[in-house]
């Protein structure tokens, strides 16, 4: 260097909840908290899922229906980058 792995050593991130702030919403940012992750590190290129402010159709009206340019990296796939141990 490559390929498998987390049994060991060292460590690492944090589901949900609850506050608090932003944001129309999905959500996200801290603080606490630990389901659990060998990449649950980082990236929106691809797929896939969430949401509808704006808008556009419809309705007397109340609303209802599409729709990302937004969101998820802890949905997946792909770049990149990393400790350890075996082989």
């Nucleotide at each position: 260097a490559u390929u498998u792995g987390a049994a060991a050593a060292a460590g690492g991130c944090a589901a949900a909840c609850u506050c608090a702030u932003u944001g129309a919403a999905a959500a996200a940012u801290g603080a606490g908290g630990a389901c659990g992750c060998a990449a649950a590190g980082c990236c929106g290129c691809a797929a896939g899922u969430c949401u509808a402010c704006a808008g556009c159709a419809u309705u007397u009206a109340c609303a209802u229906g599409c729709c990302a340019u937004g969101a998820c990296g802890g949905u997946u796939g792909g770049g990149c980058u990393g400790c350890c141990a075996a082989a």
The RNA shown here (c-di-GMP-I riboswitch aptamer) has 87 nucleotides and comes from a Clostridiaceae bacterium. The coordinates come from a structure-prediction model, not an experiment, and the mean pLDDT is 85. Of the family's consensus pairs, 95% are formed in the model.